About this RNA:
Predicted 3D model of a 73-nucleotide RNA (transfer RNA) from Candidatus Roizmanbacteria bacterium RIFCSPHIGHO2_01_FULL_39_8. Model confidence (mean pLDDT): 81 of 100. Lineage of the source: Bacteria > Bacteria candidate phyla > Candidatus Roizmaniibacteriota.

[in-house]
RNA sequence: GGGCCCGUAGCGUAAUGGCUAUCGCGUUUCCAUGGCAUGGAAAAGACUAGGGGUUCAAAUCCCCUCGGGUCCA
Numbered sequence: 001g002g003g004c005c006c007g008u009a010g011c012g013u014a015a016u017g018g019c020u021a022u023c024g025c026g027u028u029u030c031c032a033u034g035g036c037a038u039g040g041a042a043a044a045g046a047c048u049a050g051g052g053g054u055u056c057a058a059a060u061c062c063c064c065u066c067g068g069g070u071c072c073a
Stems, first nucleotide, its partner, number of pairs: 001072007010025003018056001027043006049065005
């Protein structure tokens, strides 16, 4: 330098172009216990790597850039 794959809450993960983006772990608060562990209830947290385009509508399709992985040179 070229080909391919990937980028979504702190971590992992889902989402056929269509409801305010899903679930688990973790975090915070409350309840049960004398306390811990554990169990139960609730809450916060990502506008989807960045920008542009297509579309009535984009995490999803197209282009560029950035980052990571892998193969080739």